Predicted 3D model of a 1489-nucleotide RNA (small-subunit ribosomal RNA) from uncultured Jahnella sp. Taxonomically the source falls in Jahnella (Bacteria, Pseudomonadati, Polyangia, Polyangiales).

[in-house]
RNA sequence: GAGUUUGAUCCUGGCUCAGGACGAACGUUGGCGGUGCGCUUAAUGCAUGCAAGUCGAACGAGAACCGUUCUUUCCGUAAGGAUUGAGCGGGGACAGUGGCGAACGGGUGCGUAACACGUGAGAAACCUGCCCCAGAGACUGGGAUAACCCAAGGAAACUUGGACUAAUACCGGAUAUCCUCUUUCUAUCACAUGAUGGAUUGAAUAAAUGGUCCGCCGCUCUGGGAUGGUCUCGCGGCCUAUCAGCUAGUUGGUGGGGUAAUGGCUCACCAAGGCAAAGACGGGUAGCUGGUCUGAGAGGACGAUCAGCCACACUGGGACUGAGACACGGCCCAGACUCCUACGGGAGGCAGCAGCAGGGAAUAUUGCACAAUGGGCGAAAGCCUGAUGCAGCGACACCGCGUGCGGGAUGAAUGCCUUAGGGUUGUAAACCGCUUUCAGGAGGGAAGAAAAUGACGGUACCUCCAGAAGAAGCUCCGGCCAACUACGUGCCAGCAGCCGCGGUAAUACGUAGGGAGCAAACGUUGUCCGGAUUUAUUGGGCGUAAAGGGCUCGUAGGCGGUUCAACAAGUCGGUCGUGAAAGCCCGGGGCUCAACCCCGGGACGCCGGUCGAAACUGUUGUGACUAGAGUUCGGUAGAGGUGAGUGGAAUUCUCGGUGUAGCGGUGGAAUGCGCAGAUAUCGAGAGGAACACCAUUAGCGAAGGCGGCUCACUGGGCCGAUACUGACGCUGAGGAGCGAAAGCGUGGGGAGCAAACAGGAUUAGAUACCCUGGUAGUCCACGCCGUAAACGAUGAACACUAGGUGUAGCGGACUGAUUCAUGUCUGCUGUGCCGUAGCUAACGCAUUAAGUGUCCCGCCUGGGGAUUACGGUCGCAAGGCUGAAACUCAAAGGAAUUGACGGGGGCCCGCACAAGCGGUGGAGCAUGUGGUUUAAUUCGACGCAACGCGAAGAACCUUACCUGGGCUUGAAGUGUGCAUGAAAAGUCCCUGAAAGGGGACCUUCCCUACGGGGUAUGCAUAGAGGUGCUGCAUGGCUGUCGUCAGCUCGUGUCGUGAGAUGUUGGGUUAAGUCCCGCAACGAGCGCAACCCUUGCCUCUAGUUGCCAGCGGUUCGGCCGGGAACUUUAGAGGGACUGCCGGUGAUAAACCGGAGGAAGGUGGGGAUGACGUCAAGUCCUCAUGGCCCUUAUGUCCAGGGCUACACACGUGCUACAAUGGCCGGUACAGAGGGUUGCCAACCCGCGAGGGGGAGCUAAUCCCAGAAAGCCGGUCGUAGUCCGGAUUGGAGUCUGCAACUCGACUCCAUGAAGUCGGAAUCGCUAGUAAUCGCGGAUCAGAAUGCCGCGGUGAAUACGUUCCCGGGCCUUGUACACACCGCCCGUCACACCAUGGGAGUGGGUUGCACCAGAAGUAGUUAGCUUAACCUUCGGGAGGGCGAUUACCACGGUGUGAUUCAUGACUGGGGUGAAGUCGUAACAAGGUAGCCG
Repeated sequence: GAGUUUGAUCCUGGCUCAGGACGAACGUUGGCGGUGCGCUUAAUGCAUGCAAGUCGAACGAGAACCGUUCUUUCCGUAAGGAUUGAGCGGGGACAGUGGCGAACGGGUGCGUAACACGUGAGAAACCUGCCCCAGAGACUGGGAUAACCCAAGGAAACUUGGACUAAUACCGGAUAUCCUCUUUCUAUCACAUGAUGGAUUGAAUAAAUGGUCCGCCGCUCUGGGAUGGUCUCGCGGCCUAUCAGCUAGUUGGUGGGGUAAUGGCUCACCAAGGCAAAGACGGGUAGCUGGUCUGAGAGGACGAUCAGCCACACUGGGACUGAGACACGGCCCAGACUCCUACGGGAGGCAGCAGCAGGGAAUAUUGCACAAUGGGCGAAAGCCUGAUGCAGCGACACCGCGUGCGGGAUGAAUGCCUUAGGGUUGUAAACCGCUUUCAGGAGGGAAGAAAAUGACGGUACCUCCAGAAGAAGCUCCGGCCAACUACGUGCCAGCAGCCGCGGUAAUACGUAGGGAGCAAACGUUGUCCGGAUUUAUUGGGCGUAAAGGGCUCGUAGGCGGUUCAACAAGUCGGUCGUGAAAGCCCGGGGCUCAACCCCGGGACGCCGGUCGAAACUGUUGUGACUAGAGUUCGGUAGAGGUGAGUGGAAUUCUCGGUGUAGCGGUGGAAUGCGCAGAUAUCGAGAGGAACACCAUUAGCGAAGGCGGCUCACUGGGCCGAUACUGACGCUGAGGAGCGAAAGCGUGGGGAGCAAACAGGAUUAGAUACCCUGGUAGUCCACGCCGUAAACGAUGAACACUAGGUGUAGCGGACUGAUUCAUGUCUGCUGUGCCGUAGCUAACGCAUUAAGUGUCCCGCCUGGGGAUUACGGUCGCAAGGCUGAAACUCAAAGGAAUUGACGGGGGCCCGCACAAGCGGUGGAGCAUGUGGUUUAAUUCGACGCAACGCGAAGAACCUUACCUGGGCUUGAAGUGUGCAUGAAAAGUCCCUGAAAGGGGACCUUCCCUACGGGGUAUGCAUAGAGGUGCUGCAUGGCUGUCGUCAGCUCGUGUCGUGAGAUGUUGGGUUAAGUCCCGCAACGAGCGCAACCCUUGCCUCUAGUUGCCAGCGGUUCGGCCGGGAACUUUAGAGGGACUGCCGGUGAUAAACCGGAGGAAGGUGGGGAUGACGUCAAGUCCUCAUGGCCCUUAUGUCCAGGGCUACACACGUGCUACAAUGGCCGGUACAGAGGGUUGCCAACCCGCGAGGGGGAGCUAAUCCCAGAAAGCCGGUCGUAGUCCGGAUUGGAGUCUGCAACUCGACUCCAUGAAGUCGGAAUCGCUAGUAAUCGCGGAUCAGAAUGCCGCGGUGAAUACGUUCCCGGGCCUUGUACACACCGCCCGUCACACCAUGGGAGUGGGUUGCACCAGAAGUAGUUAGCUUAACCUUCGGGAGGGCGAUUACCACGGUGUGAUUCAUGACUGGGGUGAAGUCGUAACAAGGUAGCCG
């Protein structure tokens, strides 16, 4: 820096990513070289080999072998050869005595929180072999002992005895410059002890005349140096307080002992100290450092390789030797383990180099060489050296190089994609030309070495040769994050770092093509730092996000007013020392470069010494001051506190009176009380508790809190004034005190109220809300508890920073002649509101800060787990305080925004309710749907907004469904190739249900540019076809909210932003309609208007329409004629709140009126904003994808869509008298008609038949309109209502009315007597009622679409139901209340607490025990050197014993880990169960204790 909480926003906050690094590991891949690095785990166990020896110039002995002398034997003529033994000489193996080394080098990190390490000091408290310098010496004697030899024991390891022997091994004596001690004196220096010298007395202590090549090397004493070590101290660096007290050699002293040396190091005695909140003691973890990684830095993490220090060497203990060890490749003991064994005993220690086993994700060769560097020994040659130098293995890391370079477009082929044109792979390849680094082959060939000596190594390097030849992969491609398409898959398989992908069109899975990134590597995993200012010193916060302690006092601590002087601790400067090397940075140099290496410089923040400065902090001064703080005096307000007393109102109870049937209670009731007299009312009394009005953004108090009145005692504040003290102050970890309510203990008290409890209701339930009762408690005294949403959710103190306006307390000034009152101005203190700057994420805060600063304290670091567990502590208990982890999630959260919603509010509208009229729901039938049935009952539509819907019309067809029979380039269409040869068509026959199949007859097309083309049939092929799927892939169309009045934009302004403003407000309207106002000004889509129709008038026109007047008449506008009227259909007019009055802001507008055919949109229609419902439709059509292809296509016949226990919707007809029936009679409009409408006339009861005029229609026909009106009849009944159902007979349409048409006639005459809960339509030419027409259609409407006739009732009004609009409010909702969400229970899994216990680890205390060893003692045994009077002694050794002590044992605690029947809660899980607690007034406001 980015991603991720939201519909969006800002903030808080966590999680995650991009970077760097690694002793790494894993996966895929792998050409070369250089330089590094390589058991992080089991300090587990180890086979085998090697890793420390050397010196013969310290010493004795001395094999093999060589030489020589003598000798034995054999061979040989001899010379001589071979051979045995002895002597001498050389030689020197093995072993030994002795010296030096083995304490270095190499390994590991167990332990250790410590003077272990780092750094800086100190040692006047010390040691130091070998080395260097200097001084002085080395005289004289002696006795042993190993080896070797003999003997013995033993399996072995090894041991024992006897005898011999040497030394640079050991011992006695002498000497003693010196040294040490001692006696006395003294100088100098230093000073906490003392040091260094000079004299002096006495005492004690040396040696190897050794070795030798004669150069020297060794030996002893002493002083000094160098080197190495030891000890002490200051400071520095882990976690934990859920470890708070620890300590008996403990702290100190004196005196012994001990050590190289100081010291309780040890011992005796004495004293009672020592350490600790600046963290003792305990627990956990850990080697420390230079440095390494990261980071801008400050920091954080780490401590491989290299280097310094420490610790360790199987585990524990111990000492010996030595200059040095308590000793990795030494010893003793104990223990565990392994091995050998003859069972008696022995041996061993790879955390050296290789290597093995094991563990593990994981880490190499049983290599070469001492050539170099270094080490040990040696005089040296030299020997030894798994230190080291090299090589091997490993892409483990870093660095370098290569896998070719140039040309090459027909943009080849393949692959992939495609809109089928092409694109891409891609100059990539092929092809042409060139080069040869690396690897390969051949030849030459170093440096590293100073004389010789080279493991590496025939290596580095150089030259030549051949040939593009031998050499590229890995990861990724949804966002973060560079890189996209196709196919497969279908919430499957899988991916995933976070967000998240996958449920049939996946750029996210798998594969492919293409692309991106890095490259001999690339990814993954793990760990660390970074990003993370997410522990904040640099550099954060705490009103509401996590976070101010409930409040006060006060200890330690931190911080602290003005001024003078001194000091110099902090601070600042100079200089000196130190700060190892390597590393890091800079410069230079060497390997061809780089990595790597070398040289020089810088740096190394610290610490120490020294010299200075004196501003600030500090310290000192019985310094000074008064502005902070305090004291004094005088006033003053107050529910401040404690105790005592006292008052009235009210409730309840008791007694008495009056009085009678109810009271009480609720939404409505009931429980309850009441005729044994309640409630009500009057009087009297008892008792407890609380104090109405005053009363208040009033007062007081630190907070909790405090309220009748009076008295007593008492704390604090404020104001004014004077003097005094002289910084006495602020804060405050621990600590102490106070601390509402509830609760607890003891004793009182108890009126009212009231947890628990009981009853009554409510309810599906109601352990609640409501009601009737009612106990603790509430009250008092004393003692506990110690918590609250103890809140201003805001710690305390001080200072500074605009104002305005209230209020409480005290004062001042002015006015008022003066006092009082009042008023105005003003000071201090408190308490409110508004508001500037500033701050804040915003809300908001704003002199009472959340502003600007200083200082101190408390607290926070994602949500859950968890106001939990364990431990501790307090409490009588309840419980409080302190306070985790495992596990789990990617969020949890704050403020604000837009919506939506509310059993929130306000305003308004609608046949929404109300007021009315008529229906539905009951009956029969029609029709649609569900369900059921069926071979099939094709499909779709499902709240409103599916259900007389698609369907404006299923007998066949339609038809998509079922059964059966057929066809396969197909029923229809297009292209190509081939074939047929003339067609195709037509007629007929057989079979068959038809389709289809088979056959016969007939005759041969059109155009032509003569090449052919068209048409036809057959075959083949491309492809047709699909009412198959997906309306959740789509277009188009449609429904709905809703003809509701809304929905937006530009610019500007406001806001960090989402957004707001405009569009809100005041009026008004049917309307976001209009007016006014306004940080808005304008605009768009909607509204309205423009369009059609209807209502009035005018003009034009006058047939098929009309007929006033005139004439004729067969009496019919029939004719002549007319053009007036009606009407037709064109064009105009008319209505605009235009006029008047009133109301209103004078506006918009509203109300009333006039005129007018019509009045405030005149009535009706068309017209449907942004959008919502993944609404409906793939079966109208179109269309992506998928699927079928002798079938899911197509043809045909029959059947089905018409089924029927049932349920629902929509209708028709009725139930009758406002009616039915019969007879007579009147008046429409709008339509349709040539495959048609069909007149007159005739027949039939009728449906209809015959008939044929007229009409392509203002002409003819359908066509009698009906209700109505007049007259008659019926008389309240299942009827002269009603017509279902059924029987019979017919008509019509049609190829065909069986399944399954309509109609007619005769007969039959069902239910039904006005319809439960519920529910629908309608506000005027409307409802209701009456008929007429049309589309579809051969036929078949009660449906649908239209038309006219007759023609009402009611609307007070907006409380309520439903829907909608605007404003506002709350919200934990945003898939938006059909939302969200809580808890128990049930199931599964996970981690965890308790738990009778059980098993380990570590450890304290007490006791037992006591190996080896050291020290002490020593009566036993033993003994070369010295002494001896020769008896012995001194001294030593062994043994014994005492002290200390390891392992071990017993007992009892502590702590930690594991495990445990059962049990507690917690977390997570798909759509389980029960309820509904919370979010809206969440339906009882919520929340805290």
The sequence is in RNAcentral, with records from ENA and SILVA.
Its mean pLDDT, the model's own confidence on a scale to 100, is 84.
Its Rfam family is "Bacterial small subunit ribosomal RNA". Gene Ontology terms of the family: ribosome and structural constituent of ribosome.